[in-house]
Molecule: SAM riboswitch aptamer (S box leader)
RNA sequence: AUCUUAUCAAGAGCAGGUGGAGGGACUAGCCCGAUGAAACCCGGCAACCGGCGUGUGAACGCACGGUGCUAAUUCUUGCGGAAGCUGUGCAUGGUGAGCCGAUCCGGCCGCCGGGUACAAGUUCUCUGGCAGAUGAGAG
Numbered sequence: 001a002u003c004u005u006a007u008c009a010a011g012a013g014c015a016g017g018u019g020g021a022g023g024g025a026c027u028a029g030c031c032c033g034a035u036g037a038a039a040c041c042c043g044g045c046a047a048c049c050g051g052c053g054u055g056u057g058a059a060c061g062c063a064c065g066g067u068g069c070u071a072a073u074u075c076u077u078g079c080g081g082a083a084g085c086u087g088u089g090c091a092u093g094g095u096g097a098g099c100c101g102a103u104c105c106g107g108c109c110g111c112c113g114g115g116u117a118c119a120a121g122u123u124c125u126c127u128g129g130c131a132g133a134u135g136a137g138a139g
Stems, first nucleotide, its partner, number of pairs: 002138007013042001016041003022032003026078001028076002043070003048066003051062004074131001079128004083123004087118004092113005098108004
């Protein structure tokens, strides 16, 4: 590096130390940063694995060891679906001191309404995936 699997909406220094300009994986955004970034130490959170304790068991507890995490949902997003909105077409209902023909009907135009189809665009929303992160296991 690869594969399997679980989790990713909660939590953790709003004045700790060293350090000095970058960081939030990548894209596009949007953010954080000299009122001090990354990194390291300390502190803290959690409880995946081991350990210990309770329990017949499922499970629960402790947090001793191994990791992990400690701005923003995995900060949002990248591919697809649903839904909404916009648009176009079709048929259709209502209406008008409107226009034309005509005579009690037909057509046209305007306005209002819902129905249906389509493809394109879009997103305040929902959802599956992709990618990523972490644990445990495999090889």